[in-house]
């Protein structure tokens, strides 16, 4: 070069084309505890990027970018 495969809260993971984008952990703030720890409730926090199908896109094409893997 050519082909595959992947990108989602800080991190790590999910989501039949209709969702209040879910869940763990980690941050913050209240509770508990003399105090910290632990436990317990609660916040806030993300769909690489442009176009395209389509009533409707994270999903489903294309391009671009980045990561990775095969093969020469």
């Nucleotide at each position: 070069g050519g082909c595959c495969u992947c990108a989602u809260c800080g991190u790590c993971u999910a989501a039949c084309g209709g969702u209040u984008a879910g869940g763990a952990c980690a941050u913050u703030u209240g509770g508990u505890u003399u105090u910290c720890a632990u436990c317990c409730a609660a916040a806030a926090a993300a769909c690489a990027g442009g176009g395209g199908u389509u009533c409707g896109a994270u999903u489903c094409c294309c391009c671009u970018u980045g990561a990775g893997g095969c093969u020469a």
Transfer RNA from a Candidatus Magasanikiibacteriota bacterium, 72 nucleotides, folded computationally. The prediction has a mean pLDDT of 82. Its Rfam family is "tRNA".